[in-house]
């Protein structure tokens, strides 16, 4: 640099759940938590996936459509990077 992740070693993240906040809400963020992860660091670029505040459309109060909102621990692309071995 470039592959691989069987062994080990050191850092390191933390689902489900629960408290507290924040938000229409998806969902974030903080404190516990520990299912799992070699990118479960980083980026909504591309595919999906959730949600519908506001808008607009409908008319009978229930809908229907729409992301500008949100998921990197869905998949791929990009981009850094630990450790061991070739």
């Nucleotide at each position: 640099u470039u592959a691989u992740g069987a062994a080990a070693a050191a850092a390191g993240c933390a689902a489900a759940c629960u408290u507290g906040u924040u938000g229409a809400a998806a969902a974030a963020c903080a404190g516990g938590g520990u299912c799992g992860c070699a990118a479960a660091g980083c980026u909504a670029c591309g595919a999906g996936u959730c949600u519908g505040a506001a808008g607009c459309c409908g008319u009978u109060u229930u809908g229907g459509c729409c992301a500008u909102g949100a998921c990197a621990g869905u998949c791929g692309g990009g981009u850094u990077g630990c450790c061991a071995u070739a």
This is a predicted structure of an 86-nucleotide RNA (c-di-GMP-I riboswitch aptamer) from Thermoclostridium caenicola. Taxonomically the source falls in Thermoclostridium (Bacteria, Bacillota, Clostridia, Eubacteriales).